[in-house]
Molecule: Fluoride riboswitch aptamer (crcB RNA motif)
Organism: Acidobacteriota bacterium
RNA sequence: CGCAAAUCGGGCGAUGGAGUUCGCCGUAUAACCGUCCGCACGUCGGACUGAUGACUCCUGAUCACGC
Numbered sequence: 001c002g003c004a005a006a007u008c009g010g011g012c013g014a015u016g017g018a019g020u021u022c023g024c025c026g027u028a029u030a031a032c033c034g035u036c037c038g039c040a041c042g043u044c045g046g047a048c049u050g051a052u053g054a055c056u057c058c059u060g061a062u063c064a065c066g067c
Base pairs, nucleotide, nucleotide: 010025011024012023013022016058017057018056019055020054021053034048035047036046037045038044
């Protein structure tokens, strides 16, 4: 340096996939399941932001401009 074999490599962070990184939980009984306002406090009503936990890329949706 090349080849082969064996073992290990969990889950989650409000809408999809991947890479990097951070945090949380832990064998599921957990981590997680957005914000604001009102009320008669709930299986209630109203309003609002975002495909990211964060960064980047892809995909989907929407709007504007140009060809």